The RNA shown here (small-subunit ribosomal RNA) has 1437 nucleotides and comes from an uncultured bacterium.
Rfam family: Bacterial small subunit ribosomal RNA.
The RNAcentral record of the sequence draws on ENA and SILVA.

RNA sequence: GAGUUUGAUCCUGGCUCAGGACGAAUGCUAGCGGCGUGCUUUAGGCAUGCAAGUAGAACGAAUUUGUCGCAAGACGAGUAAGUUGCGAACGGCUGAGUAACACGUAGGAAUCUACCUUUUGGCGGGGAAUACCCAUUCGAAAGAAUGGCUAAUACCGCAUAAGAUCGCAAGAUGAAAGGGCUUUACCGCCCACCGAAAGAGGAGCCUGCGGCCCAUCAGCUAGUUGGUAGGGUAAUGGCCUACCAAGGCUACGACGGGUAGGGGGCGUGAGAGCGCGUUCCCCCAGAAUGGGACUGAGACACGGCCCAUACACCUACGGGUGGCAGCAACCGGGAAUAGUACGCAAUGGACGAAAGUCUGACGUCGCGACGCCGCGUGGAGGAUGAAGGCCUAAGGGUCGUAAACUCCUUUUGCCAAAUGGGAGACCAUUUGGAGAAUAAGUAACUGCUAACUCUGUGCCAGCAGCAGCGGUAAUACAGAGGUUACAAGCAUUGUCCGGAAUCACUGGGCGUAAAGCGUUUCGCAGGUGUUUUUCUAAGUUAUGUUUGAAAGACCGGGGCUCAACCUCGGGAACGGGCGUAAUACUGGAAAAAUUGAAGGGUAUCGGGGCUAUUGGAACUGUCGGUGUAGGGGUGAAAUCCGUUGAUAUCGACAGGAACUCCGAGGGCGUAGGCAGAUAGCUAGGUACCUCUUGACACUCAUGAACGAAAGCUAGGGGAGCGAGAGGGAUUAGAGACCCCUGUAGUCCUAGCCGUAAACAUUGCUCGCUAGCUUUCCCUAAUUUAUUAGGGGGGGCGUAAGCUAACGCGUGAAGCGAGCCGCCUGGGGAGUACGAUCGCAAGAUUAAAACUCAAAGGAAUUGACGGGGACCUGCACAACCAGCGGAGCAUGUGGUUUAAUUCGAGACAAACCGAAGAACCUUACCCAGACUUGACAUGAUACCGUGUAUUUCUCCAGAAACGGAGAGAAAUCCUACAGAAAUGUUGGAUGGUACCACAGGUGUUGCAUGGCUGUCGUCAGCUCGUGCCGUAGGGUGUUCCCUUAAGUGGGGUAACGAGCGCAACCCCUUUCGCGUGUUGCAUUAUUCACGCGAUACUGUCCCGCUAUGCGGGGAGGAAGCGGGGACGACGUCAAGUCAGCAUGGCCCUUAUGUCUGGGGCAACACACAUACUACAAUGGGACCGACAAACCGUUGCCAAGUCGCAAGACGGAGCUAAUCGGAAAAACGGUCUCUCAGUUGGGAUUGUGGGCUGAAACUCGCCCACAUGAACAUGGAGUUGGUAGUAAUCGUGGAUCAGCUAAGCCACGGUGAAUACGUUCUCAGGUCUUGUACACACCGCCCGUCAAGUCAGUGGAGUUGGGGGCACCCGAAGUCCGAUGUAUAUCGGUCGAAGGUGAAACCAGCAACAAGGAUUAAGUCGUAACAAGGUAACCAAU
Repeated sequence: GAGUUUGAUCCUGGCUCAGGACGAAUGCUAGCGGCGUGCUUUAGGCAUGCAAGUAGAACGAAUUUGUCGCAAGACGAGUAAGUUGCGAACGGCUGAGUAACACGUAGGAAUCUACCUUUUGGCGGGGAAUACCCAUUCGAAAGAAUGGCUAAUACCGCAUAAGAUCGCAAGAUGAAAGGGCUUUACCGCCCACCGAAAGAGGAGCCUGCGGCCCAUCAGCUAGUUGGUAGGGUAAUGGCCUACCAAGGCUACGACGGGUAGGGGGCGUGAGAGCGCGUUCCCCCAGAAUGGGACUGAGACACGGCCCAUACACCUACGGGUGGCAGCAACCGGGAAUAGUACGCAAUGGACGAAAGUCUGACGUCGCGACGCCGCGUGGAGGAUGAAGGCCUAAGGGUCGUAAACUCCUUUUGCCAAAUGGGAGACCAUUUGGAGAAUAAGUAACUGCUAACUCUGUGCCAGCAGCAGCGGUAAUACAGAGGUUACAAGCAUUGUCCGGAAUCACUGGGCGUAAAGCGUUUCGCAGGUGUUUUUCUAAGUUAUGUUUGAAAGACCGGGGCUCAACCUCGGGAACGGGCGUAAUACUGGAAAAAUUGAAGGGUAUCGGGGCUAUUGGAACUGUCGGUGUAGGGGUGAAAUCCGUUGAUAUCGACAGGAACUCCGAGGGCGUAGGCAGAUAGCUAGGUACCUCUUGACACUCAUGAACGAAAGCUAGGGGAGCGAGAGGGAUUAGAGACCCCUGUAGUCCUAGCCGUAAACAUUGCUCGCUAGCUUUCCCUAAUUUAUUAGGGGGGGCGUAAGCUAACGCGUGAAGCGAGCCGCCUGGGGAGUACGAUCGCAAGAUUAAAACUCAAAGGAAUUGACGGGGACCUGCACAACCAGCGGAGCAUGUGGUUUAAUUCGAGACAAACCGAAGAACCUUACCCAGACUUGACAUGAUACCGUGUAUUUCUCCAGAAACGGAGAGAAAUCCUACAGAAAUGUUGGAUGGUACCACAGGUGUUGCAUGGCUGUCGUCAGCUCGUGCCGUAGGGUGUUCCCUUAAGUGGGGUAACGAGCGCAACCCCUUUCGCGUGUUGCAUUAUUCACGCGAUACUGUCCCGCUAUGCGGGGAGGAAGCGGGGACGACGUCAAGUCAGCAUGGCCCUUAUGUCUGGGGCAACACACAUACUACAAUGGGACCGACAAACCGUUGCCAAGUCGCAAGACGGAGCUAAUCGGAAAAACGGUCUCUCAGUUGGGAUUGUGGGCUGAAACUCGCCCACAUGAACAUGGAGUUGGUAGUAAUCGUGGAUCAGCUAAGCCACGGUGAAUACGUUCUCAGGUCUUGUACACACCGCCCGUCAAGUCAGUGGAGUUGGGGGCACCCGAAGUCCGAUGUAUAUCGGUCGAAGGUGAAACCAGCAACAAGGAUUAAGUCGUAACAAGGUAACCAAU
């Protein structure tokens, strides 16, 4: 810096990523070289070999051998056990232990020091042994014993003593070694030896300071702290012993527990820091585990000794031997770490006079891409943009100049030679040759994050660092092509730093996000502290000096061809010590001061506290009176009280608790808290005086005191109220809300408890920074209600400022200072364990495992609320007529079926798609057929004048289809011949075969277009610019008035605009003008068509904010005229793939096509929509009257005739203002019926007819006769309608051969009732409010129970561990003592290991128990979020 909480926003806050690093490991891959590096785990066990020896110039034997020599012998050269000297205390390895003077740094004094250097002085003279060797013996071995011989630079005396040691002194003590060379010898030289002094280097000791975690470790300590004396040591010292004293350490963290070698440095980081301590260097510690000393200059000793223990090996069972945390190697463990290599040539070490010997230190090689660095896998040209792959919109694009091909080069590798280096292995350099050859992978491609398409899969398989992806079009899985990044590597995992300002010193916070202790006081420690002067110089500043090893880092050179790497030189920063100087500030010392603070005096204030006394009202109870049937209680009731007299009312008495009015966001108190009145005791605040002291101050960890309510203990008290409990209701249930009772408690005294949403969610103190207003107290002045000052309690606020915002704003959450407390993601959890307190309840302190990617704050826009306000609507109300009951029709569900094709499903599906299912339609079922197909286009080949097309007949068949025969009968183009007619050739239309393809009412309306429904004809939905806000957003569009209307007006940080509203369009109502057939018989009206006009709330009066509304008048046909079309931004993944179109998927002798028959018409039932009725406002019969609109040539059909009728015959007229359908009906008149299941009602059924049509069985309509069902006005509930409306009455049309139409769409006739009003129901709009909702309340969400998984807690017990305490036993060994002498023996102290006992601690396991976390669709309820339907929450019970 980014991703991730949200619909969006800002903030808080965690999680995650991009970077770097590694002693790494894993997966895939791999050409070369250089330089580094390699058991992080079991300080587990180790076969085998090697890793420390050397010196013959210290020594004596032994032995091999050379030369000389007759021999004796002499002179050499080796080997080599032993004695002796030096070394073995270095080098190498490891990090178990250690929280310590172990390390680092800076100092110190009471010390030692072999070899080395310097200086100085010596080195005289004697002695006794012993190993080796020889002999004997024991033993399996390892090894040992006895006797004897011998040497030394081995050992012991004597002499000497400058200096050394002891001592006050006198004095005393105490050393040595020789060897080699040379020489006749002395001398001399070299190496040794002894005493002493000094140096260098090394070692030991002491001290200051520095560097881990836990306080759920708070007290620890008897050699402990100090002293005296002694011992011991190289040396100081309780290091040890005896005695004396009672000290010592600790909140600046003792003691205890956990972890850990420390440093130079390394990684990271801007730095400060944080993490690490591998390789290299320094120090420490360790050497199987524990203890111990010896030797020595040095060890308490890795490759020495003794003892104990464990383990392992040998054994003749008696006894012995061993220690790889040296180099290799092996086993084991583990994710994991190499060869039983070569050499002492170099560097270094030991010994030696030296040669030299030894050296797994070291130098090299080997193995491992483990890391860093370098090189290569070719270079230039090359477009038919090859083939092939992939994609495609089918044209093309891309891999891609990439390849092929041409020319060139030769690093690395291969072959060969030479030179040089090296102990060698081998390496380096040079030259030559062939040859583009021998050499590229890994990861990723949704965002973060560079890089995209296809196919497969279908919440499967799988991916994933986080967000997340996958449920049929996945750039996220798998494969492919392409692309990106790095490259002999790449990626993953793990760990560290960074990002993380996410522990904040640099550099954070605490009103609401996590976070101010409940509060104050005495306040200890601690931190901080007013003014002036002098001194000091600790802090501070300056300067000088010293130190902080080397390596590393940095800078500059140099060497390997470069680099890594190596090397030379340089310097700083910074830390510590010592010195000098300065004195502003802080500190320290001293002296003063008064403003901070405290005190005094005067005055005043108040429900401040404690104690005692006392008052009235109310309540309840008791007694008495009056009085009678109810009372009480609730939403409604009941339990309950009452005829044994309640409630009500009057009187008297008793009791306990609380104090009406005053009373007020008014007062007091540190907080909790405090209220009738009076008295006493007591504390405090404030003002004034400027009187006293003179910094006495502020804050405050731990501590102490106080601390509502509930609760506890003991004793009282108990009226009312009232947890728990009982009863009555409510309810699905009701362990609740409501009601009736009522116990603890509430009250008092004494004592505990110590917590609250103890809140202003705001610690205390001090200073500074505009105001306005209210209230309480005090003082002063004017003067009696104002002003000024001081102190306290509230409110407002764009002063500034702060804040994420909300908000705060002189009572700060502003600007500063001081001190304290607290926070660091959510859950687990304020829980477990431990500790302290408590009588108990419990409180305080306070984790972890595990789990999630969020949890959270403020504000925004919506949506929602059993929140509020306003408004509208046939929404309710009022009225009329219905539906729901009956019968029938139609549609749907269900059921049935071979099929009952499909779709539509709250409103917004259900006489809907369908404005016409007998066949067809038709998509469904059964059966029979066809396969380039019923239909389209193209290509190839062939056939073709009786061919395409068409008529008829026959055969089989249910038909499709198949077969046979007979007729009619072509058209166009082209070439040639021809005058033309015409003929011939080739072709098209046609047929057959074959190939591409056709076809699909198959699927997905959740892939789509288009169209439609709905909210809703509701009044809304937005934009530009400006302004406000960090932003989401707001403003405008809110407000007031008005309207049917975001309609208009006013106001206004807005000004304008757009889509909607309205209007423009059509029908209708009136008039005018024109035209006048088919209309008007005629004139005139009417009428029809066309074009215009009219109305705009215009005008007058009155009222009202004058927009508009209301009332009234005039004129007018009409004073808001009525109806239609027209549907904003959007919502419902609403409907439709079956109207059409269309992507993907699916079928292709079938899911396509054709045919016959059946089905869509079934029928216990349920729902929806209609029709007909139930009758007298009626039914029936006869007579009579008045419409509008529409339709008609495949048609409407007149007159007339026949038939009861449906209808038939008939054919005039009409392509329609001409003819026809056509009769309008309700209505009027007359007659009849008389309240009945009827002369209401017509279902159902029978018989006979008519019509359409190939065809009326399934399954049409109509007529006539006969039959004559239910039904007597319809439960809960529910629908439509506000005027030419409802109701009622007929008429027409589309579709159509006919029709199941009682449907739909139109037309006119007759023609009502009612609306107080907006409380309620429903729907909608605007504003506001709350919200834990945003898939938006059909939301969210809590707890028990049941199931699975996980981690932790408790747990009867059990197992193990490390210590401490007491006692027993007690090895080696030092020390002490004894034994007449002493390498010997004995005794004693201490003492490792072991054993016993009691108690505590830590850890493992554990039946079972309680809680926690988690897990798409389990159970029960509905606690929370809205007034969440009883406001929620906190603590206690």